[in-house]
Context: one part of a larger RNA
Molecule: small-subunit ribosomal RNA, 5' domain
Organism: uncultured rumen bacterium
RNA sequence: GGACGAACGCUGGCGGCACGCUUAACACAUGCAAGUCGAACGAGCGAAAGAGUGCUUGCACUCUCUAGCUAGUGGCGGACGGGUGAGUAACACGUGAGCAAUCUGCCUUUCGGUGGGGGAUACCAAUUGGAAACGAUUGUUAAUACCCCAUAACAUAGAGAAGCCGCAUAACUUUUCUAUCAAAGAUUUAUUGCCGGAAGAUGAGCUCGCGUCUGAUUAGGUAGUUGGUGAGGUAACGGCUCACCAAGCCGACGAUCAGUAGCCGGACUGAGAGGUUGAACGGCCACAUUGGGACUGAGACACGGCCCAAACUCCUACGGGAGGCAGCAGUGGGGAAUAUUGCACAAUGGGGGAAACCCUGAUGCAGCGACGCCGCGUGAGCGAUGAAGUAUUUCGGUAUGUAAAGCUCUAUCAGCAGGGAGGAAAAUGACGGUACCUGACUAAGAAGCCCCGGCUAACUACGUGCCAGCAGCCGCGGUAAUACGUAGGGGGCAAGCGUUAUCC
Numbered sequence: 001g002g003a004c005g006a007a008c009g010c011u012g013g014c015g016g017c018a019c020g021c022u023u024a025a026c027a028c029a030u031g032c033a034a035g036u037c038g039a040a041c042g043a044g045c046g047a048a049a050g051a052g053u054g055c056u057u058g059c060a061c062u063c064u065c066u067a068g069c070u071a072g073u074g075g076c077g078g079a080c081g082g083g084u085g086a087g088u089a090a091c092a093c094g095u096g097a098g099c100a101a102u103c104u105g106c107c108u109u110u111c112g113g114u115g116g117g118g119g120a121u122a123c124c125a126a127u128u129g130g131a132a133a134c135g136a137u138u139g140u141u142a143a144u145a146c147c148c149c150a151u152a153a154c155a156u157a158g159a160g161a162a163g164c165c166g167c168a169u170a171a172c173u174u175u176u177c178u179a180u181c182a183a184a185g186a187u188u189u190a191u192u193g194c195c196g197g198a199a200g201a202u203g204a205g206c207u208c209g210c211g212u213c214u215g216a217u218u219a220g221g222u223a224g225u226u227g228g229u230g231a232g233g234u235a236a237c238g239g240c241u242c243a244c245c246a247a248g249c250c251g252a253c254g255a256u257c258a259g260u261a262g263c264c265g266g267a268c269u270g271a272g273a274g275g276u277u278g279a280a281c282g283g284c285c286a287c288a289u290u291g292g293g294a295c296u297g298a299g300a301c302a303c304g305g306c307c308c309a310a311a312c313u314c315c316u317a318c319g320g321g322a323g324g325c326a327g328c329a330g331u332g333g334g335g336a337a338u339a340u341u342g343c344a345c346a347a348u349g350g351g352g353g354a355a356a357c358c359c360u361g362a363u364g365c366a367g368c369g370a371c372g373c374c375g376c377g378u379g380a381g382c383g384a385u386g387a388a389g390u391a392u393u394u395c396g397g398u399a400u401g402u403a404a405a406g407c408u409c410u411a412u413c414a415g416c417a418g419g420g421a422g423g424a425a426a427a428u429g430a431c432g433g434u435a436c437c438u439g440a441c442u443a444a445g446a447a448g449c450c451c452c453g454g455c456u457a458a459c460u461a462c463g464u465g466c467c468a469g470c471a472g473c474c475g476c477g478g479u480a481a482u483a484c485g486u487a488g489g490g491g492g493c494a495a496g497c498g499u500u501a502u503c504c
């Protein structure tokens, strides 16, 4: 000198764009943050309309039943999006390869199929247990829920023959036989679903080369350990797991142990080499009170799912139950320190739906904060009796100083009034009467902070008297202090200026 997610002191006009718990991965009141589909299903409620009865002649009741609504069964989605960085020195990440060892819902292309039957069950009703949370028994019913049969290949498995290629286990092609496995309908009749196969796309899993902090005042570490055979398990390879067999495997090219740490694209600095760093934005990983476990599913060992254990909080009729903000706001606490319990789904995107549409604290916006960067303003010209005041003085003057006053102008910003977008496609705008444009109006509403001994731009007076104090270094102050304090003057930067912490 530059930088900063900064803080502190003094000060503070406007706008744009960014950013805002770095500390306690501490505990959380309250609200919201993941639903949707009636064009899968039975049932219930049910305007309008129609019919009937009573009949006070325009009301009441009943029935049929459409639109619509919905607790339940069922489907898809809750594995995305959002948060945090505790753990992790590791194939976690980066980069480059590989899978002849793999899976992939929705989507795209394509080849085929969609025949027949059955038993339940929620809702509901009855009885009943419990303070509640939540159940139990009996009866009854539907489906795109569940099950059975048929059909069956370019699927899977087994057996056989021929060919071809590869480092190899093996794969691939052609062909023969055997065995096994499927389906669901809905509707407004336009469609759209369902099942099997092949291929693609997307996403994921696994393996390997290289790179990736400090300590030797950590030198030996390791028993599923290293390898083999066989089996189990997995989508898949593999000590992943198990039985048996062998005794290996890693290590001064730093194993093991200990400490620290999410990694990267990037960011800061620097002429570069390098050093430091990983806030915001983007990619990957890990986690969801702590620890463990599986279920469902194409995908999880699942933040707002389940089970168990633990700590904590709450309810209780003491028998038992409920909860998880490292989602958005917000509260307490910690701290030098970090914001609103806001508006809207209008846009972009996501989930569901045939659609209308619904949901979306993602997102778009608004609020607060000079926290940062950038831009603008706080007026411009003329104006000497060099006014007054103030400071100083050798009392003559000198400085403040064209500065003010005064005269002539201008209107950026703010304020007032009028108009008024784009973002939206035919309609639909939270922002918002916002941005922007025009007009009138008044110099009005808008300057501070640090420094002045040298480094380092900028000096005098008074007070103080090694005191009070200053200080980044040198140092200053003990009676003439340009170094302390105040004043006048001056210098620097400017809506900021200084200080402190940290990095280069």
Stems, first nucleotide, its partner, number of pairs: 001504003006500005013376005019369002021334001026332003030329003035076003040073002043070003049064006083287003093211007102204002107200008115149004124139006155180009185192002213259003220250003225247008262284004266277004289310005312323004340366001342365003348362001349360004379409004389400004413445001416439004423431001448493005453474003459488005469476002